[in-house]
RNA sequence: GAGCCAUCCAGAGCGACCGAGAGACCCGGCUCACCGACGUCGCAGCAGCCACCCGUCAGGGCAGGUGCUACCGCCGGGACCGAUGGGAG
Numbered sequence: 001g002a003g004c005c006a007u008c009c010a011g012a013g014c015g016a017c018c019g020a021g022a023g024a025c026c027c028g029g030c031u032c033a034c035c036g037a038c039g040u041c042g043c044a045g046c047a048g049c050c051a052c053c054c055g056u057c058a059g060g061g062c063a064g065g066u067g068c069u070a071c072c073g074c075c076g077g078g079a080c081c082g083a084u085g086g087g088a089g
Base pairs, nucleotide, nucleotide: 004086005085006084007083008082013043014042015041016040017039021032022031023030025078026077027076028075029074044069045068046067048066049065050064052061053060054059073081
């Protein structure tokens, strides 16, 4: 990197830096954005998967490994769709 399986309408923000776009790609919309978005860092938080603990099971706890913290993966259409986790090879 490809492939397989599972999940993606719930949940979760503050500060500093940066400085013009951002919401994966394309098209059409819509929304956010110099009252500083997006991104990076720090701290905090949330709780899907793995781990650990309780339980016959169902399920619950926890926050270690990851992940995540505008809008239903923002909506619709298109395309070998996209993202995250897991185990084997």